Two RNAs folded together computationally: RNase P RNA and transfer RNA, 469 nucleotides in total. Model confidence (mean pLDDT): 76 of 100. It holds a member of the Rfam family "Bacterial RNase P class A". Rfam's curators write: Ribonuclease P (RNase P) is a ubiquitous endoribonuclease, found in archaea, bacteria and eukarya as well as chloroplasts and mitochondria. Its family is annotated with ribonuclease P activity, dimeric ribonuclease P complex and tRNA processing in the Gene Ontology. Rfam classes the family as a ribozyme.
[in-house]
RNA sequence: GCGGAGGGCCGGAUGGCCGCGGCGGUCUCGUGCCGUCGAGGAAAGUCCGGACUCCCUGAAGCAACGGUGCCGGGUAACGCCCGGGCGGGGUAACCCGACGGAAAGCGCCACAGAGAACAGACUACCGUCCUCCGGGGCGGAAAAGGUGAAACGGUGGGGUAAGAGCCCACCGCGCCCCUGGCAACAGGGGCGGCAUGGCAAGCCCCACCGGGAGCAAUGCCGAAUAGGACCCCCGCGCGGUCAGGUCCCCGAAAGGGAAACCGCCGCUAGGCUCGCUUCAGCCGAGAGGGGUCGGGUUGGCAGCAGGAGGCGCGGCGCGAGUCGCGUCCCAGAUGAAUGGUCGUCGACGGGGCCUUGGCCCCUGAACAAAAUCCGGCUUACAGGCCCUCCGCGCAU
RNA sequence: GCCUCGGUAGCUCAGCGGUUAGAGCUGACCGCUCAUAACGGUUAGGUCGCAGGUUCGAAUCCUGCCCGAGGCA
Numbered sequence: 001g002c003g004g005a006g007g008g009c010c011g012g013a014u015g016g017c018c019g020c021g022g023c024g025g026u027c028u029c030g031u032g033c034c035g036u037c038g039a040g041g042a043a044a045g046u047c048c049g050g051a052c053u054c055c056c057u058g059a060a061g062c063a064a065c066g067g068u069g070c071c072g073g074g075u076a077a078c079g080c081c082c083g084g085g086c087g088g089g090g091u092a093a094c095c096c097g098a099c100g101g102a103a104a105g106c107g108c109c110a111c112a113g114a115g116a117a118c119a120g121a122c123u124a125c126c127g128u129c130c131u132c133c134g135g136g137g138c139g140g141a142a143a144a145g146g147u148g149a150a151a152c153g154g155u156g157g158g159g160u161a162a163g164a165g166c167c168c169a170c171c172g173c174g175c176c177c178c179u180g181g182c183a184a185c186a187g188g189g190g191c192g193g194c195a196u197g198g199c200a201a202g203c204c205c206c207a208c209c210g211g212g213a214g215c216a217a218u219g220c221c222g223a224a225u226a227g228g229a230c231c232c233c234c235g236c237g238c239g240g241u242c243a244g245g246u247c248c249c250c251g252a253a254a255g256g257g258a259a260a261c262c263g264c265c266g267c268u269a270g271g272c273u274c275g276c277u278u279c280a281g282c283c284g285a286g287a288g289g290g291g292u293c294g295g296g297u298u299g300g301c302a303g304c305a306g307g308a309g310g311c312g313c314g315g316c317g318c319g320a321g322u323c324g325c326g327u328c329c330c331a332g333a334u335g336a337a338u339g340g341u342c343g344u345c346g347a348c349g350g351g352g353c354c355u356u357g358g359c360c361c362c363u364g365a366a367c368a369a370a371a372u373c374c375g376g377c378u379u380a381c382a383g384g385c386c387c388u389c390c391g392c393g394c395a396u
Numbered sequence: 397g398c399c400u401c402g403g404u405a406g407c408u409c410a411g412c413g414g415u416u417a418g419a420g421c422u423g424a425c426c427g428c429u430c431a432u433a434a435c436g437g438u439u440a441g442g443u444c445g446c447a448g449g450u451u452c453g454a455a456u457c458c459u460g461c462c463c464g465a466g467g468c469a
Base pairs, nucleotide, nucleotide: 001392002391003390004389005388006387007386008385009384010383012345013344014343015342016341017340018339020038021037022036023035024034025033026032027030040367044378045377047376048375049374050373051372052214053213054212055211065210066209067208068207069206070084071083072082073081074080085099086097087096088095089094100205101204105203106202107199108198109197122145123144125140126139127138128137129136130135153171154170155169156168157167158166172194173192174191175190176189177188178187179186180185218302219301220300221299228293229292230291231290232289233288237267238266239265240264241263244262245261246260248257249256250255272286273285274284275283309328310327311326312325313324314323315322316321349362350361351360352359353358354357397468398467399466400465401464402463403462406421407420408419409418414452423439424438425437426436427435445461446460447459448458449457
């Protein structure tokens, strides 16, 4: 210098003006003024795990269903993270892996092929018999060819009529033992002549985990109208009263005035409809009026912003993390705030000029935005910065 | 905000491991008819929403995205 691997961080800056939401203060209560705070690494997808709340429920367990799946650790928990093992890729740094069990059982393996799982024989090989000399029958064997994704251990040697784990060595596989390791596993030794094809992201077996629903959970307050329950009054007219409720007038309020409605008192009177009936009043029901109570829709408040919290230092740990001390307070809306505009600077991009490295002009910043909260994963993302490591080339 | 389903031809749907994915309607052409419809025949039309994985083999099984529909005060 070129190419590559891993990790972390930022993701427009700054000032003026106008505006928006929360909280606090303040006054002359106006949606005023002042102060202060105001999106993200993913706020997203809603894919996992929790906190919290309600429902169900003696506890625990079983069954069913769902999930997870090498080993150890971290954590409130996880399907997440860290470390290790094994397998695969890369020259390497490093990366990837749904990575338990196929000798518990069932099922499937199309087409092709002789044969696809209690194996089997088309060509070719060997022996023997026949022959019209092309070949055919019977037997042996499974090494070679052929089919297929996959053919019942592989390579080499011995052996044989030809062959074959038939025999031997090595490799693979299985079992047992020893050593190291918490373990996954690794190394070594011995035995077995091969039995055990693949698929569990087919059913299933084994181990472990899981009760259900979700902040539109849940609790509290609760107007008018309509509807519900209970209680009271009861027609018509006149007059009075203003303690009480509503309306109206004056007033900042206290209060004052007025008298339309309800109410209350008196007189008059004897009921809007139906029933009963001693025919006159009482009683009952309805209609009508008034009051009280409860449920509850729109709505309001809580849940709801101090938390498995951030930052710094120190201890322990390879690490994920954990413990201690100090310090900070960091959005809270509910049709939903966090914006707009102007100036300066500006990354990337486009164009032009020339002495290959500058100058000038244009454009003017990715993905996207909280909605109960937290830990993860996944997905989207213009561009920039920092650290560590690997390979190659050149120079010293 | 939360939850649950679905995506296959122009439309409506089958197919849920096996060779080259089907059916009806629609479209095109031919026949029948004086002509049209009906009817008969032939035929076209598919990234199985997208990507990755499991498997010898994926529309089908698994995972992640994209799009659509419905429900809950």